Predicted 3D model of a 249-nucleotide part of an RNA (large-subunit ribosomal RNA, domain VI) from Candidatus Taylorbacteria bacterium RIFCSPHIGHO2_01_FULL_46_22b.
Context: one part of a larger RNA
RNA sequence: CGUUGAUUCUUGAGAAGAUUCUUUAGUAGUACGAGAGGACCCUAAAGACCUGACCUCUGGUCUAUCGGUUGUUCUGCCAAGAGCAUUGCCGAGUAGCUAUGUCGGGAACGGAUAAGUUCUGAAAGCAUCUAAGAGCGAAGCCGUCUUCAAGAUUAGGAAUCGUUGAGACUCGUGGAAGAUGACCACGUUGAUAGGUUCUAGGUGUACGCACAGUAAUGUGUUAAGCCGAGGAAUACUAAUUCGUCGAAU
Numbered sequence: 001c002g003u004u005g006a007u008u009c010u011u012g013a014g015a016a017g018a019u020u021c022u023u024u025a026g027u028a029g030u031a032c033g034a035g036a037g038g039a040c041c042c043u044a045a046a047g048a049c050c051u052g053a054c055c056u057c058u059g060g061u062c063u064a065u066c067g068g069u070u071g072u073u074c075u076g077c078c079a080a081g082a083g084c085a086u087u088g089c090c091g092a093g094u095a096g097c098u099a100u101g102u103c104g105g106g107a108a109c110g111g112a113u114a115a116g117u118u119c120u121g122a123a124a125g126c127a128u129c130u131a132a133g134a135g136c137g138a139a140g141c142c143g144u145c146u147u148c149a150a151g152a153u154u155a156g157g158a159a160u161c162g163u164u165g166a167g168a169c170u171c172g173u174g175g176a177a178g179a180u181g182a183c184c185a186c187g188u189u190g191a192u193a194g195g196u197u198c199u200a201g202g203u204g205u206a207c208g209c210a211c212a213g214u215a216a217u218g219u220g221u222u223a224a225g226c227c228g229a230g231g232a233a234u235a236c237u238a239a240u241u242c243g244u245c246g247a248a249u
Stems, first nucleotide, its partner, number of pairs: 001151001005161006014148004020048007032037001049106006058099004065092005070085006109143003116136004167245003171187005192238003195234005201227003208221005
């Protein structure tokens, strides 16, 4: 820009992907074979590889967080803290992200065939899979499976709404979306984010005080205190108001 207003839901021309392999067990030590050995067919299980999703478990990370600790400066001093030193160093660790973790898929079937193998069958009274005709037959081909898909310019279809203005944009609050655009949720008829309250969870028993000890320290108050990216509730704060575009003859 087109599809001759818009929103939502769709059809599928077409395209892409996948469609892999092994072992073990049963059948069965059966058929076969003098023996040695040793099946077809059918069935079940386990695994490799490739691949998708996810974070309950096992782990990793986690410069949010909690705790311990060294040096130093500061808060007048004690105590308690803050800054800096690679996040100062160390021990843990939620959300998120993640694999070596978890779950799933690579299933089954159909159609037409290749080599091949058949039936019927003449030319050629026989024979012959072939000449007419009719079957079977492969990890291959076409479907079935997954994804995209109406710029499929043949631009499709349905429902609903619409100059009594549908709808879109801008703007704002944000996001498991993201470089920016875009996408998605919400904008008071509101739980979109923050705050507040509660909480899964993390850390590991705070400060102060009391007691014991000369003291370092320990015990009690105290499974405390602090945090809480996760979950819930709650309009306290901010999403106010005003705008722009908008459907041919």
Rfam family: Bacterial large subunit ribosomal RNA. Its mean pLDDT, the model's own confidence on a scale to 100, is 89.